Two RNAs folded together computationally: RNase P RNA and transfer RNA, 424 nucleotides in total. It holds a member of the Rfam family "Bacterial RNase P class A". It is annotated as a ribozyme. The coordinates come from a structure-prediction model, not an experiment, and the mean pLDDT is 75.
[in-house]
RNA sequence: AGAGUGGGUCGGGCGGUUGCGCGCGUCAUCUUCGGCGCGUGAGGAAAGUCCGGACUCCAUAGGGCAGGAUGCCUGCUAACAGCAGGGCAGGGUGACCUGACGGAAAGUGCCACAGAAAAGAAGACUCCAUCGCUGGUUUUCGGCGUUGGAAAAGCUGAAACGGUGCGGUAAGAGCGCACCAGCGUCGCGGUAACGCGGCGGCUUGGCAAACCCCAUCCGGAGCAAGGGCAUAUAGGAGCGGUCAAGACCGGCCCGGUCGGCGCUCGGGUAGCCCGCUAGAGGCCGCAGGCGACUGCGGUCCCAGAGAAAUGAUCGUCCACGACAGAAUCCGGCUUACAGACCCACUCUGCCU
RNA sequence: GGGCCCGUAGCUCAGUGGUAGAGCAGGGGACUCAUAAUCCUUAGGUCGCAGGUUCGAUCCCUGCCGGGCCCA
Numbered sequence: 001a002g003a004g005u006g007g008g009u010c011g012g013g014c015g016g017u018u019g020c021g022c023g024c025g026u027c028a029u030c031u032u033c034g035g036c037g038c039g040u041g042a043g044g045a046a047a048g049u050c051c052g053g054a055c056u057c058c059a060u061a062g063g064g065c066a067g068g069a070u071g072c073c074u075g076c077u078a079a080c081a082g083c084a085g086g087g088c089a090g091g092g093u094g095a096c097c098u099g100a101c102g103g104a105a106a107g108u109g110c111c112a113c114a115g116a117a118a119a120g121a122a123g124a125c126u127c128c129a130u131c132g133c134u135g136g137u138u139u140u141c142g143g144c145g146u147u148g149g150a151a152a153a154g155c156u157g158a159a160a161c162g163g164u165g166c167g168g169u170a171a172g173a174g175c176g177c178a179c180c181a182g183c184g185u186c187g188c189g190g191u192a193a194c195g196c197g198g199c200g201g202c203u204u205g206g207c208a209a210a211c212c213c214c215a216u217c218c219g220g221a222g223c224a225a226g227g228g229c230a231u232a233u234a235g236g237a238g239c240g241g242u243c244a245a246g247a248c249c250g251g252c253c254c255g256g257u258c259g260g261c262g263c264u265c266g267g268g269u270a271g272c273c274c275g276c277u278a279g280a281g282g283c284c285g286c287a288g289g290c291g292a293c294u295g296c297g298g299u300c301c302c303a304g305a306g307a308a309a310u311g312a313u314c315g316u317c318c319a320c321g322a323c324a325g326a327a328u329c330c331g332g333c334u335u336a337c338a339g340a341c342c343c344a345c346u347c348u349g350c351c352u
Numbered sequence: 353g354g355g356c357c358c359g360u361a362g363c364u365c366a367g368u369g370g371u372a373g374a375g376c377a378g379g380g381g382a383c384u385c386a387u388a389a390u391c392c393u394u395a396g397g398u399c400g401c402a403g404g405u406u407c408g409a410u411c412c413c414u415g416c417c418g419g420g421c422c423c424a
Base pairs, nucleotide, nucleotide: 001348002347003346004345005344006343007342008341009340010339012317013316014315015314016313017312018311020041021040022039023038024037025036026035027034043323047334048333050332051331052330053329054328055222056221057220058219062254063253064252065251067218068217069216070215071214072086073085074084075083076082087101088099089098090097091096102213103212107211108210109207110206111205125154126153127149128148129147131145132144133143134142135141162180163179164178165177166176167175181203183200184199185198186197187196188195189194226274227273228272229271236265237264238263239262240261246258247257248256249255281300282299283298284297285296286295287294288293318321353423354422355421356420357419358418359417362376363375364374365373370407378394379393380392381391382390400416401415402414403413404412
């Protein structure tokens, strides 16, 4: 210098004028409305609503079934399908990246077409070999039959019943042996996943994002949750029930609650207040930890509307501004995004 | 704001691992003096998009896009 990898920060700046929401103060007022002043006012994703929690009601959320979720190991956390570190597998020259990565010798199922055969140690199309009979161009080739074999070679397929070599045999086969792969088991190291080494029997196809098994976790509904006030009908109607039935309680059962009430229908309301934003909160420092994260101290207050505010315009500067806007809150994931900056590292070339 | 469902031919819908179909509509032909009906024949599909699992995906899984329904 070129090419690249990983991580982080920002997301037009400054000033003027004029609007809008909320809070506080103040003036006026019976109150509301209002005037004036001050303060404050969208995001890294506020999004998708895909996970996890807080909170509220049902019952303090309890047991079982069904259902669902997760899935290498260890840790972090309020919790998680998230994150951190590690293992294994795959990719890259490398920095590094990617992985739904438990179990297929627990059982069931599927593997179209093709092929002899698609998982039952079964099967034999072309084949290999002994023996018998037989033909001929008569030791060498061929046909038929019997028996043995499935190794080699061929054919099919996405996939063909361990691979390579030597021995063995009529020909052959883990039939025997060596090495390799895989399986089981033992020892050592490691918290573990796993790694290394020894031994053994000789091989047990793929699919679990098929049913399933194993382990762990999950009660349901959602702020339109839920509570209060006011208004109205209204002493409304019907049904059930009489002390163990019934009704209600999330998909069911156990179980629980109500039990002089329960349910259903009908009628009224669409208003106001609370929930509502100080929080698993932000920033800084110190300490522990490889890290995620945790503890302690200091400091800050940072939207809270209810048809829904955060806008418009002018000046100026620059690299000329992307994706997009709260609605109970928080932790994640995913998706969208013009551009700018910072840190660490890798490879290649050149110079010293 | 919250909860749930759907997407296959022009339209309405089947198909739920193994070469994507039906009805109506469209084109051509037959019948008829002609039209309709009827009969024969024919074209038309990135199965919403992208990625993954699998030998193989409309189907199974994940993420997006579009549409619809319900709740005070």